[in-house]
RNA sequence: GGGCUCGUAGCUUAGACUGGUAGAGCACCCGGCUGAUAACCGGGAGGUCCACGGUUCGAAUCCGUGCGAGCCCA
Numbered sequence: 001g002g003g004c005u006c007g008u009a010g011c012u013u014a015g016a017c018u019g020g021u022a023g024a025g026c027a028c029c030c031g032g033c034u035g036a037u038a039a040c041c042g043g044g045a046g047g048u049c050c051a052c053g054g055u056u057c058g059a060a061u062c063c064g065u066g067c068g069a070g071c072c073c074a
Base pairs, nucleotide, nucleotide: 001073002072003071004070005069006068007067010026011025012024013023020057028044029043030042031041032040050066051065052064053063054062
């Protein structure tokens, strides 16, 4: 220098192909259960999706550029 894949909650990630309310597990907070702790049960908070721009009535999703990470080639 070239190619491919990826970037979503504190962490791991689904959703993207087919645009239409952003979900789950763990962790965290409150309550229940227990003599107590863990486990278990109920509830809650937490992200506007890497950044900017474009298309569209509408973008995490489609398109462009940039940034970052990984792999391959040189």
This is a predicted structure of a 74-nucleotide RNA (transfer RNA) from a Thermoplasmatota archaeon. Its mean pLDDT, the model's own confidence on a scale to 100, is 84. The same sequence occurs in records of 2 taxa. It matches the Rfam family "tRNA". Rfam's curators write: Transfer RNA (tRNA) molecules are approximately 80 nucleotides in length. The family's RNA type in Rfam is transfer RNA.